[in-house]
Molecule: Bacterial RNase P class A
Organism: Binatia bacterium (SeqCode)
RNA sequence: AAAGUGGAUUAAGCGAUCGCUCUGUGCGCUUGCGCAGGGAGGAAAGUCCGGACUCCAUAGGACAAGGUGGCCGCUAAUGGCGGCUCCGAGUGAUCGGGGGAAAGUACCACAGAAAAAAUACCGCCAGCCCUGUGUGGCUGGUAAGGGUGAAAAGGCGAGGUAAGAGCUCACCGGUUCGCCAGUAAUGGCGAACGCAUGGCAAACCCCACCUGGAGCAAGGCCAAAUAGGAGGGUGAGUGGUCCGCUCGUAGCCCUCGGGUAUGGUCGCUCGACCCCUCGAGCAAUCGAGGGGCAAGAUGAAUGAUCGCUAUGGUUCUUUUUAUGAGCCAUCACAGAAUCCGGCUUAUCGAUUCACUUUAGCC
Numbered sequence: 001a002a003a004g005u006g007g008a009u010u011a012a013g014c015g016a017u018c019g020c021u022c023u024g025u026g027c028g029c030u031u032g033c034g035c036a037g038g039g040a041g042g043a044a045a046g047u048c049c050g051g052a053c054u055c056c057a058u059a060g061g062a063c064a065a066g067g068u069g070g071c072c073g074c075u076a077a078u079g080g081c082g083g084c085u086c087c088g089a090g091u092g093a094u095c096g097g098g099g100g101a102a103a104g105u106a107c108c109a110c111a112g113a114a115a116a117a118a119u120a121c122c123g124c125c126a127g128c129c130c131u132g133u134g135u136g137g138c139u140g141g142u143a144a145g146g147g148u149g150a151a152a153a154g155g156c157g158a159g160g161u162a163a164g165a166g167c168u169c170a171c172c173g174g175u176u177c178g179c180c181a182g183u184a185a186u187g188g189c190g191a192a193c194g195c196a197u198g199g200c201a202a203a204c205c206c207c208a209c210c211u212g213g214a215g216c217a218a219g220g221c222c223a224a225a226u227a228g229g230a231g232g233g234u235g236a237g238u239g240g241u242c243c244g245c246u247c248g249u250a251g252c253c254c255u256c257g258g259g260u261a262u263g264g265u266c267g268c269u270c271g272a273c274c275c276c277u278c279g280a281g282c283a284a285u286c287g288a289g290g291g292g293c294a295a296g297a298u299g300a301a302u303g304a305u306c307g308c309u310a311u312g313g314u315u316c317u318u319u320u321u322a323u324g325a326g327c328c329a330u331c332a333c334a335g336a337a338u339c340c341g342g343c344u345u346a347u348c349g350a351u352u353c354a355c356u357u358u359a360g361c362c
Stems, first nucleotide, its partner, number of pairs: 001358010012309007020039008041333001045344002048342005053215004060243004065211005070084005085098005099206002104204002107199002121146002123142007130134001154172002157169003173195001174193008219266004229256006235247004273292008310330007
């Protein structure tokens, strides 16, 4: 320098004017005016996962159903994150993946002899048969070679044999056992066994662990209204089902007809919060100290214009760089609705860190 890999940051700043909205305060009190202050994001999104909070048992037992899946750790928790491990891809930085197929069942299209304790189409070999001697027939052996397939019953070489074959042997692979290292996944070494185990679990299933339901329109309070009546049904709530539990012997539900409303307020934004420093840890993360308060609307506010600065682009001046001047742009994705931690997806331009490969120069 080129090509790449993995992250991180930013999403302009300040001021003025005019609007919108909320809070406080003063005046007015016909719901307005003045002053002061607050007012979107890194994803507020998708609503995919996990929690807080609320109601129903402090959510309990059994069954069913669903989810997760190497090991260890972090966390309020997770399907998230960190470290390690094995397999696969890549020259590499790095990336993708992970229980069990020796409990059982099912499936494996087409092709093929055969798709799983099997089998023989061509071939190879031995023996026999013939009015026929052939590219013949029959019986048997074999699975080395050919052929089929996504996948063919360990691979490869040598010996061996009629031809062959773990039939025998070396190496590689595999299974079992032992020892050592490690918390563990796992790894290393050694011995034994010729090898007995095809794939598929996002098919059923098995193993381990986890999961009760509904959701801020949760739920509470206030105001207003009430009346009681007629008819019918029945314990009600929780709930996927059963048990259990709670409330209750009164109420509850449906229909008819009638009344008052279709509001206010709390929940509601101080929270597993944010920033800085130090310490522990490889890291995720945790601890200590100091500082900070930053939307809270609900027919749902958060906008527009101008100036300066900054950044980027471009043109000119200049031998070049720098400086200076002019012009243009500040744009993308998008917009809170109970809150928080993640994941995923969308995204203009720019900045930055670490690393890899190749080539050249010193």